[in-house]
C1' cells in the first nucleotide's frame, strides 16, 4: 500500500429482507431478612463511531472517514 469484518444502554450482545431500538449482566428504588447474600418486583439509561445522500421513512441501503481485529503484499 490492497482486500474483509466490527463499531448499537456502564459491560456483553439481539433488532434477518428499510416502518418510530430490546435482552442479560450492572446501577438505583421497594418487597422479603434482625442485618448481609439470595431472590421477587419495578424505575432510570443510548436516537446506533463520525459525516452525507437515497427514501415519506434508514441500526438497515449507498458514499466519504476514524477506530479496533484479520489476510495478502
Nucleotide at each position: 500500500g490492497g482486500g474483509g469484518a466490527u463499531g448499537u444502554a456502564g459491560c456483553u450482545c439481539a433488532u434477518c429482507u428499510g416502518g418510530u431500538a430490546g435482552a442479560g449482566c450492572a446501577u438505583c428504588a421497594g418487597g422479603u431478612u434482625c442485618g448481609c447474600a439470595a431472590u421477587c418486583u419495578g424505575a432510570g439509561g443510548g436516537u446506533a463511531g463520525c459525516g452525507a445522500g437515497u427514501u415519506c421513512g434508514a441500526g438497515u441501503c449507498u458514499c466519504g472517514u476514524c477506530a479496533u481485529c484479520u489476510c495478502c503484499a
A computed fold for a 73-nucleotide RNA from a sheep gut metagenome, annotated as transfer RNA. RNAcentral holds the sequence, with entries from MGnify. Model confidence (mean pLDDT): 82 of 100.